[in-house]
Overview: The RNA shown here (SAM riboswitch aptamer (S box leader)) has 124 nucleotides and comes from a soil metagenome. Its Rfam family is "SAM riboswitch aptamer (S box leader)". Gene Ontology term of the family: regulation of gene expression. From the family's description: The SAM riboswitch is found upstream of a number of genes which code for proteins involved in methionine or cysteine biosynthesis in Gram-positive bacteria. The coordinates come from a structure-prediction model, not an experiment, and the mean pLDDT is 79. The RNAcentral record of the sequence draws on MGnify.
RNA sequence: UUUAUCCAGAGUGGCCGAGGGAACAGGCCCGACGACGCCACAGCAACCUGGCCCAACCAGGCGGCACGCACGAUCGCCGCGCGCCAAGGUGCUACUUCCUGCCCGAUAACCGGGGAGAGAUAAA
Numbered sequence: 001u002u003u004a005u006c007c008a009g010a011g012u013g014g015c016c017g018a019g020g021g022a023a024c025a026g027g028c029c030c031g032a033c034g035a036c037g038c039c040a041c042a043g044c045a046a047c048c049u050g051g052c053c054c055a056a057c058c059a060g061g062c063g064g065c066a067c068g069c070a071c072g073a074u075c076g077c078c079g080c081g082c083g084c085c086a087a088g089g090u091g092c093u094a095c096u097u098c099c100u101g102c103c104c105g106a107u108a109a110c111c112g113g114g115g116a117g118a119g120a121u122a123a124a
Base pairs, nucleotide, nucleotide: 001124002123003122004121005120006119011041012040013039014038015037019030020029021028024101025100026099027098042093043092044091047089048088049086050085051084052083061080062079063078064077065076067072097118102115103114104113105111
């Protein structure tokens, strides 16, 4: 830089000691009943990775070939991911990425609306 995802999920212990929730502003929260951070262990998820494909521990599909006059739902073979399993590389484990800020839409006002921007993570 590009692409994808970001309202789901998952915490205990030890150390430290004052701020923290990315930056600025506003709000709302967390925090001496010790937050944030670091370490250990545990867990969550499934981006990469590995395996499988109508049968295994679990589940529902797509495509091709063969066959067939044809349709092609069934049967046979092969392949695949938007499917399933595992958890090796990452990541994550208060609050939607805590919310808003810019544009669009709606309202007398109220917005759990859509998009952009910024950010985070993964892969290249």